[in-house]
Small-subunit ribosomal RNA, 3' major domain from an uncultured prokaryote, 478 nucleotides, folded computationally. It matches the Rfam family "Bacterial small subunit ribosomal RNA". The RNAcentral record of the full RNA draws on ENA.
Context: one part of a larger RNA
């Protein structure tokens, strides 16, 4: 110097405490371990692995296992050689398929010196090569996570020290902030901070259809005539800056309180992630040195697995009930996506769904709201709660739902009466409830992304846990 200390001083963070919901205890979904399997491909392992890679495993994917088949190969490029000189459709035979054998049809690439001559395409065989999700992430680039959006992290030059280094960067105030401001052997400066970017919240203003109706007409409807004031749309501005006041600091930087104001002191979200740490993570996106496979560690196909199940963790989802279930009734978003599409409306079905069938390549059409609210019943019970399991009859995809797909409907009706020890989240339009979209995706979400709707309690205070910053102080520690 730096790293530790159950050293010490100051300080922050949903860190802890005041609070509200939770998990741990039941089913059941998914990941993971472990164990079983031919095989259950691989990879992630405190935090920073375990609803992670995977935004979607019936084949495909698909790496894994079994069987069956190829061996210049499924896929590139080159010289070289023999043949056919167009691309495509097709029907049968074996066969589990790959694949191997066969039929028909349609239509004949460019140039041409008319010579398969040149070029193009396509077959055979050779040949250099292709190929590998085969191993090293401890050979790497790239990309990432994490400390932490935490305020550090440095460097010229000067001074100080034999050096290492040290000064600046300490130290008084203040701040979210090395942020400013005062001091000071230091003056500057550079990545970081902050701004500037996106986006909500106001207002002007331009423009006025597919969006809007205040006036005047209509009309079952903003339905049409009108109209751009309003809403909205999306482009331009405008507005927040401790500016202005009063107190306080030191006359300073700030801090307190008030006025005006949609917003008040970083307005609220986001993007943005210094120097560097963890040989973190990834050779299975990709790209790459090495090294290893070439009739196989490559390449094709069928089936089968990755969905196994004495169990153990993680992460959700439903519940455990009256702030409720059940019925009836019934108003109101925003933000997506729709042509192999989104489906109005009719009719058929208890229902999933089906048969008709208009619109819409969308501010036009169409997917499209629940909860809430009012009213009636149930009256504390394993119930009219709870829905697992399970029989069973369909439905949808889609070559195909046995291994292994979602969804209806009848019947079945298991645990479970608020959960030990510990534990996690959250500070306001947040938690906590409540629906809605959407990307993968034929189908298949309790998982991700996002989107509105209803809408709280708490925070005395920093002793204490844990984690981080700045100063000092001890060390046999590097």
């Nucleotide at each position: 110097u730096g790293a530790c200390g159950g050293g010490g001083g100051c300080c922050c963070g949903c860190a802890c405490a005041a609070g509200c919901a939770g998990u741990g205890g039941a089913g059941c979904a998914u990941g993971u371990g472990g164990u079983u399997u031919a095989a259950u491909u691989c990879g992630a392992c405190g935090c920073a692995a375990c609803g992670c890679g995977a935004a979607g495993a019936a084949c495909c994917u698909u790496a894994c296992c079994a069987g069956c088949c190829c061996u210049u190969g499924a896929c590139a490029u080159g010289g070289g050689u023999a043949g056919u000189u167009u691309a495509g459709a097709u029907c049968g035979u074996g066969g589990a398929g790959a694949c191997a054998c066969u039929u028909u049809c349609c239509u004949u690439c460019a140039g041409u010196u008319c010579g398969g001559c040149u070029g193009g395409a396509u077959u055979g065989g050779a040949u250099a090569c292709a190929g590998g999700u085969g191993c090293u992430g401890c050979a790497u680039g790239g990309c990432u996570g994490u400390c932490g959006u935490c305020a550090g992290c440095u460097c010229g030059u000067g001074u100080c020290g034999u050096g290492a280094g040290a000064u600046g960067u300490u130290g008084g105030g203040u701040u979210a902030a090395g942020u400013c401001c005062c001091g000071c052997a230091a003056c500057g400066a550079g990545c970081g901070c902050a701004a500037c970017c996106c986006u909500c919240a106001u207002c002007c203003u331009u423009a006025g259809u597919u969006g809007c109706c205040a006036u005047c007409a209509u009309u079952a409807a903003g339905u049409u005539g009108g109209g751009c004031a309003c809403u909205c749309u999306a482009g331009g501005g405008a507005a927040a800056c401790u500016g202005c006041c009063g107190g306080u600091g030191a006359u300073a930087a700030g801090c307190c309180g008030g006025a005006g104001g949609a917003a008040g002191g970083u307005g609220g979200g986001g993007a943005u992630g210094a120097c560097g740490u963890c040989a973190a993570g990834u050779c299975c996106u990709c790209a790459u040195g090495g090294c290893c496979c070439u009739u196989a560690u490559g390449g094709g196909c069928u089936g089968g697995g990755c969905u196994a199940c004495a169990c153990a963790c993680g992460u959700g989802c439903u519940a455990c009930a009256a702030u409720g279930g059940c019925g009836a009734u019934g108003a109101c978003a925003g933000a997506g996506g729709g042509c192999a599409g989104c489906c109005a409306c009719u009719c058929c079905g208890c229902g999933a769904g089906g048969a008709g069938g208009a619109g819409c390549u969308a501010a036009u059409c169409c997917c499209u709201a629940a909860a809430a609210g009012u009213c009636g019943u149930c009256u504390c019970a394993g119930u009219u709660c709870g829905g697992a399991u399970u029989g069973u009859u369909c439905u949808c995809u889609g070559c195909a739902a046995c291994u292994c797909g979602a969804g209806a409907g009848c019947a079945u009706g298991a645990a479970g009466u608020u959960g030990g020890a510990a534990u996690c989240g959250c500070u306001a339009g947040u938690a906590a409830u409540c629906g809605u979209g959407g990307a993968u995706c034929a189908g298949c979400a309790u998982g991700c992304c996002a989107c509105g709707g209803u809408g709280a309690a708490u925070a005395c205070g920093u002793u204490c846990c844990c984690g981080g910053g700045c100063c000092u102080u001890g060390u046999a520690c590097a």

The coordinates come from a structure-prediction model, not an experiment, and the mean pLDDT is 82.